Transfer RNA from a Candidatus Humimicrobiaceae bacterium, 72 nucleotides, folded computationally. RNAcentral records the identical sequence in 4 taxa. RNAcentral holds the sequence, with entries from ENA and MGnify. Taxonomically the source falls in Candidatus Humimicrobiaceae (Bacteria, Bacillati, Actinomycetota, Candidatus Humimicrobiia). Rfam family: tRNA. It is annotated as a transfer RNA.
[in-house]
RNA sequence: GGGCAUGUAGUUCAGUGGUAGAACGCUACUCUUAUAAAGUAGAAGUCCCAGGUUCAAUCCCUGGCAUGCCCA
Numbered sequence: 001g002g003g004c005a006u007g008u009a010g011u012u013c014a015g016u017g018g019u020a021g022a023a024c025g026c027u028a029c030u031c032u033u034a035u036a037a038a039g040u041a042g043a044a045g046u047c048c049c050a051g052g053u054u055c056a057a058u059c060c061c062u063g064g065c066a067u068g069c070c071c072a
Base pairs, nucleotide, nucleotide: 001071002070003069004068005067006066007065010024011023012022013021018055026042027041028040029039030038048064049063050062051061052060
């Protein structure tokens, strides 16, 4: 320098056009002498950035950024 993939909650990931979810973690409560486990409830994301298409974009298109892989 060229090509490909990925970017969504604190972490790991789902979500292929119509109001964003799970698990683990976190907080409170119940239980316990106390902790853990278990149960109940809750908080936490302008979906990497900018533009375009669309009535409507996490999703489609373009450019950029970051990370990883391959080629030279």